[in-house]
RNA sequence: UCGUACUAGUCGGGGAGUUAGCGGUUCCUUAUACCUGCAGUCCGCUAUAGCAGGGGCGAAUUCCUUUUGGAGGGUUAUGUUAAGUAUUGUCGGAUUUUUAAAAAAGUGUUGAUUAUUGGGUCUUGCACAACAUAAUGGUGUGAACCUUGUCAGGCGGGGAACCGAGCAGCAAUAAGCAUUUUAUUGUGUGUGUUGCAAGGUCACCCAGUAUGAGCUUUUUUGAAUUUUACGGGUGUUUCACAUAAUUCGAAAAAAGGUGUACGA
Numbered sequence: 001u002c003g004u005a006c007u008a009g010u011c012g013g014g015g016a017g018u019u020a021g022c023g024g025u026u027c028c029u030u031a032u033a034c035c036u037g038c039a040g041u042c043c044g045c046u047a048u049a050g051c052a053g054g055g056g057c058g059a060a061u062u063c064c065u066u067u068u069g070g071a072g073g074g075u076u077a078u079g080u081u082a083a084g085u086a087u088u089g090u091c092g093g094a095u096u097u098u099u100a101a102a103a104a105a106g107u108g109u110u111g112a113u114u115a116u117u118g119g120g121u122c123u124u125g126c127a128c129a130a131c132a133u134a135a136u137g138g139u140g141u142g143a144a145c146c147u148u149g150u151c152a153g154g155c156g157g158g159g160a161a162c163c164g165a166g167c168a169g170c171a172a173u174a175a176g177c178a179u180u181u182u183a184u185u186g187u188g189u190g191u192g193u194u195g196c197a198a199g200g201u202c203a204c205c206c207a208g209u210a211u212g213a214g215c216u217u218u219u220u221u222g223a224a225u226u227u228u229a230c231g232g233g234u235g236u237u238u239c240a241c242a243u244a245a246u247u248c249g250a251a252a253a254a255a256g257g258u259g260u261a262c263g264a
Stems, first nucleotide, its partner, number of pairs: 001264006009057003012030005020046005034054005063257006072248009082238007091231002094227001097224011114210008122199006128192002130189007137180005147172004155164003
């Protein structure tokens, strides 16, 4: 140096999440990379940290180490946008009320305004009326037997006279049922062009008295005041995006390293 057989090793890795921790199952990423079974209210293991079974490659293009590299993920900070929430009337518009000025309209000596008296509207009670309802009363009807009267026929007792019970029928009546234009009593009311009494009288209307020239409404502007429903500002939370810092880090590239036995 070559050949045969074998061994270490290897047949994917990383981030998030989970965990005391590690690996796997899960999600994402890199990009293609043996098979079967197990696993999220999880599974296996313990710093040499998936377990069990099978298969391939095998000391190098494939294994190991170091460096470069930087796909992608995590954390923090800042900014923007959107949404939620709290606050702000000393932000905008809109709104409430008052006041000042100006303008316009209406009304007023056939009496404005103000003051005052009476009445009404209003409330309560009683009466009356209306309506509704109940009971009583009136009328009618109303009992196979268990109600009454009278009881044909028939039945029972008796020697007979006669006596007794009594169905149907007829008449009456109880409960019940129906009716009540007229009657009596009670109860009730989303009732009232009613009467009487009491209260109230802020406001409105009517009438009277006094006073004797204003009063009312609308618009514009200014000042003050009110309102967070709308927009704006501020605080805070969340989502998304961007930037910066930090942290982990796949593919890929470069350099170096790594056996045993036998035979030639």

Predicted 3D model of a 264-nucleotide RNA (Bacterial large signal recognition particle RNA).
The coordinates come from a structure-prediction model, not an experiment, and the mean pLDDT is 75.
Rfam family: Bacterial large signal recognition particle RNA. About the family: The signal recognition particle (SRP) is a universally conserved ribonucleoprotein involved in the co-translational targeting of proteins to membranes. By type it is a non-coding RNA gene.